The RNA shown here (transfer RNA) has 74 nucleotides and comes from a bacterium. Its Rfam family is "tRNA". Rfam classes the family as a transfer RNA. The coordinates come from a structure-prediction model, not an experiment, and the mean pLDDT is 81.
[in-house]
RNA sequence: CGGGGAGUAGCUCAGUUGGCUAGAGCGCGCGGUUUGGGACCGUGAGGUCGGAGGUUCAAGUCCUCUCUCCCCGA
Numbered sequence: 001c002g003g004g005g006a007g008u009a010g011c012u013c014a015g016u017u018g019g020c021u022a023g024a025g026c027g028c029g030c031g032g033u034u035u036g037g038g039a040c041c042g043u044g045a046g047g048u049c050g051g052a053g054g055u056u057c058a059a060g061u062c063c064u065c066u067c068u069c070c071c072c073g074a
Stems, first nucleotide, its partner, number of pairs: 001073007010026004019057001028044005050066005
């Protein structure tokens, strides 16, 4: 320098033929249960989807640029 992949909640990820309010598990807060803890049950908070711009009535999803990480090649 060229090609490919990944980036979404604190962590691991799903969501990728564009469609209503962005989700799951674990973790965390509160409550229940228990002598207490764990486990279990209920409930809640937490994200503007790496960043910027564009297309569209509508973008996590499509297009362009860019940042970080991984792989391959030179």